Predicted 3D model of RNase P RNA and transfer RNA as a complex of 427 nucleotides. The prediction has a mean pLDDT of 75. It holds a member of the Rfam family "Bacterial RNase P class A". The family's RNA type in Rfam is ribozyme.
RNA sequence: GCAGUUAGCCGUUCUGUCGCUUCGGAGCGAGACCGGAGAGGAAAGUCCGGGCAACACAGGGCACCAAGCUUCCUAACCGGAAGAUAUCCGUGAGGGUAUAGUCCCGCAGAAGAAAAUAACCGCCGUAUUUUAUACGGUAAGGGUGAGAAGGUGUGGUAAGAGCACACCGGCGGUUGUGGUGACACACCGGCCGUGCGGAUCUUGGGUUGAAAGGCCAUGUAUAUCGACGUUUGAGAGCGGCCCGUUCGAUGUCGAGGGGUAGGCCGAUAGAGUUGCAGGGUGACCUGCAACCCAGAUAAAUGACAGAAAGCAAUUUUUUGCUACAGAACCCGGCUUAUAGGCUAACUGCAAAA
RNA sequence: GUGGUCGUAGCUCAGCUGGUUAGAGCGCCAGAUUGUGGCUCUGGAGGUCGCCGGUUCGAAUCCGGUCUUCCACC
Numbered sequence: 001g002c003a004g005u006u007a008g009c010c011g012u013u014c015u016g017u018c019g020c021u022u023c024g025g026a027g028c029g030a031g032a033c034c035g036g037a038g039a040g041g042a043a044a045g046u047c048c049g050g051g052c053a054a055c056a057c058a059g060g061g062c063a064c065c066a067a068g069c070u071u072c073c074u075a076a077c078c079g080g081a082a083g084a085u086a087u088c089c090g091u092g093a094g095g096g097u098a099u100a101g102u103c104c105c106g107c108a109g110a111a112g113a114a115a116a117u118a119a120c121c122g123c124c125g126u127a128u129u130u131u132a133u134a135c136g137g138u139a140a141g142g143g144u145g146a147g148a149a150g151g152u153g154u155g156g157u158a159a160g161a162g163c164a165c166a167c168c169g170g171c172g173g174u175u176g177u178g179g180u181g182a183c184a185c186a187c188c189g190g191c192c193g194u195g196c197g198g199a200u201c202u203u204g205g206g207u208u209g210a211a212a213g214g215c216c217a218u219g220u221a222u223a224u225c226g227a228c229g230u231u232u233g234a235g236a237g238c239g240g241c242c243c244g245u246u247c248g249a250u251g252u253c254g255a256g257g258g259g260u261a262g263g264c265c266g267a268u269a270g271a272g273u274u275g276c277a278g279g280g281u282g283a284c285c286u287g288c289a290a291c292c293c294a295g296a297u298a299a300a301u302g303a304c305a306g307a308a309a310g311c312a313a314u315u316u317u318u319u320g321c322u323a324c325a326g327a328a329c330c331c332g333g334c335u336u337a338u339a340g341g342c343u344a345a346c347u348g349c350a351a352a353a
Numbered sequence: 354g355u356g357g358u359c360g361u362a363g364c365u366c367a368g369c370u371g372g373u374u375a376g377a378g379c380g381c382c383a384g385a386u387u388g389u390g391g392c393u394c395u396g397g398a399g400g401u402c403g404c405c406g407g408u409u410c411g412a413a414u415c416c417g418g419u420c421u422u423c424c425a426c427c
Stems, first nucleotide, its partner, number of pairs: 001349010012308007020038006040324001044335002047333005052209004059243004064205005069083005084099006100200001104198005120142002122138007150168006169192002171189003175186004213265004224255005235247003272291008309322005354426004360420001363379004372410001381397005403419005
């Protein structure tokens, strides 16, 4: 210098004029006036978790759903940090995926003899016998397949086989050492096919969702029809079911009809933001100081003009363009979209010293 | 705002408890039949299963993300 990896940050700026929402001032009050504030890193998807609120401060059992290596962080988590083991991708820096247990059960098309009570060819033995047949042994070799009874070698044998031994891979262990731990190393045990699913085990989960919920105002009809039911109990209350418990009669559910079509709170000071210091490998935590930083309701956050910056084209001094995208109760994450630019650490290649 | 659903040939739909090569009707093309056209008969073409990634020996089917269609909710 070129090409990358990981982590983080910025993501147009300034001036003027005219508007919009909201707060404060003054004012009896509205408008006008003066002053202040006014979209994001994702406000998005709504995929997780929490706050908050209602549903019974009466519970119990079953079912259902989710997660599943370890230690930690956190209000919590299908989140994050630091690690362990295996495997895949990459020359590499790095990145992706998986990991409870394997006692029990199920499935595996086509191909193949056989998909787990393995004998088609082959090899060996015996019998009959004459070059084949029958019976038995055998998983070393062949072929099929994603997967064929751990792999390689030596011994052994009629031929073979963890049958025995050495090394390697996996699994297991009331073993030892190291580590908080997952695990690693050593020792011991011949225990040894692959994948998926179920069941099992552990942990967690009540449901609904700001149209929650509280309050004020306005208006109305118990029209009518159907089903079930009134102590032999419909139905409702914690939501899928059962038991229990409480309520329960001008009742409940459905169809249909009538009315309203307004406002306030919730709702913006919070797991808050910024700076400094300290602790920790890190996620993060602690202390001190300062600050108040959108709050609309069919929804404000805009338009125009000029200048600057960047990019592209070009007749070389002009023209064009400005990423993704717009708060809706609030937070923590994840995921997705994103022109261009910046910083740090590291990797590969090339060249030079 | 909350929750669900759909996407497969030009059109309408099957297939979705993973398994050989994704089917059906209508439409399209060619041939036969007819004096010609239709009807009828025979044959054929046409699909990256919305898109991207993952799991698996194997994915239209299972999982995640994303785009789209339609629906319900005082």